Predicted 3D model of a 72-nucleotide RNA (transfer RNA) from a Caldilineaceae bacterium. The source organism's lineage runs through Bacteria, Bacillati, Chloroflexota, Caldilineales and Caldilineaceae. The coordinates come from a structure-prediction model, not an experiment, and the mean pLDDT is 81. Its Rfam family is "tRNA". Rfam classes the family as a transfer RNA.

RNA sequence: GGCGACGUAGCCAAGUGGGAAGGCAAGGGUCUGCAAAACUCUGGAACGCUGGUUCGAGUCCGGCCGUCGCCU
Numbered sequence: 001g002g003c004g005a006c007g008u009a010g011c012c013a014a015g016u017g018g019g020a021a022g023g024c025a026a027g028g029g030u031c032u033g034c035a036a037a038a039c040u041c042u043g044g045a046a047c048g049c050u051g052g053u054u055c056g057a058g059u060c061c062g063g064c065c066g067u068c069g070c071c072u
Base pairs, nucleotide, nucleotide: 001071002070003069004068005067006066007065010024011023012022018055026042027041028040029039030038048064049063050062051061052060
């Protein structure tokens, strides 16, 4: 330098044009002499940035940024 994949909550991660799942962690409660474990309840993300397409974009397209991989 060329090509490809990926970027969603503190972490992991689903979503494939119209309602942002789930798990872990966190917080409250029950239990316990105290704690741990267990059980239970609770909330949190305008989706890397920026333009475009569309009635409507996390999702499609362009540019940029970052991470990873391959080629030279």